[in-house]
RNA sequence: UCUCUGGAGAAUCCCGGUCAACGGGUGCCGAAGGUGAAAGGAAACGGAAGUUUCUGAAUCUCUCAGGCAAAAGGACAGUGA
Numbered sequence: 001u002c003u004c005u006g007g008a009g010a011a012u013c014c015c016g017g018u019c020a021a022c023g024g025g026u027g028c029c030g031a032a033g034g035u036g037a038a039a040g041g042a043a044a045c046g047g048a049a050g051u052u053u054c055u056g057a058a059u060c061u062c063u064c065a066g067g068c069a070a071a072a073g074g075a076c077a078g079u080g081a
Stems, first nucleotide, its partner, number of pairs: 001081002004078003011026001013025004027068003033064001034062001036060001040055006
């Protein structure tokens, strides 16, 4: 990396439309992706206290994206190669 299996959450909301897709509105979810950043470490300034900058993980955070019946997708886990 590929195959197979398992795999959560949240309105089958309202209007237009023709069920869906699509458009508008409101409410919500976090497990595609993405944002942020702790301790620690490094550097600079300073007599010291300290200050500033860089680095710094996540299932945390934000909700940009995506999603809120089914289908699809799906972090992660397991099997095989």
Model confidence (mean pLDDT): 83 of 100. The RNA shown here (Glycine riboswitch aptamer) has 81 nucleotides and comes from uncultured Blautia sp. The model forms 89% of the base pairs in the Rfam consensus.